[in-house]
RNA sequence: GCGGGCGUGGUUCAAUGGUAGAACGGCGGCUUCCCAAGCCUCAAACGGGGGUUCGAUUCCCCUCGCCCGCU
Numbered sequence: 001g002c003g004g005g006c007g008u009g010g011u012u013c014a015a016u017g018g019u020a021g022a023a024c025g026g027c028g029g030c031u032u033c034c035c036a037a038g039c040c041u042c043a044a045a046c047g048g049g050g051g052u053u054c055g056a057u058u059c060c061c062c063u064c065g066c067c068c069g070c071u
Base pairs, nucleotide, nucleotide: 001070002069003068004067005066006065007064010024011023012022013021018054026042028040029039030038047063048062049061050060051059
């Protein structure tokens, strides 16, 4: 330099044009003599920019980061 893949709560992963979910973790509460466990509640995310569309996390383009292959 060329090609391909992946970027989503704090972490690990879903979802796939129509409100973005789960597990673990975090705050608070219940329970307990205390802790742990359990139960309830809450907060928290689509890498960035542009385009298409009534509507984009999803499709297209550019870009950034990570990984793999080729040279």

The RNA shown here (transfer RNA) has 71 nucleotides and comes from a Burkholderiales bacterium.
The organism belongs to Burkholderiales, within Bacteria.
Its mean pLDDT, the model's own confidence on a scale to 100, is 82.
It matches the Rfam family "tRNA". It is annotated as a transfer RNA.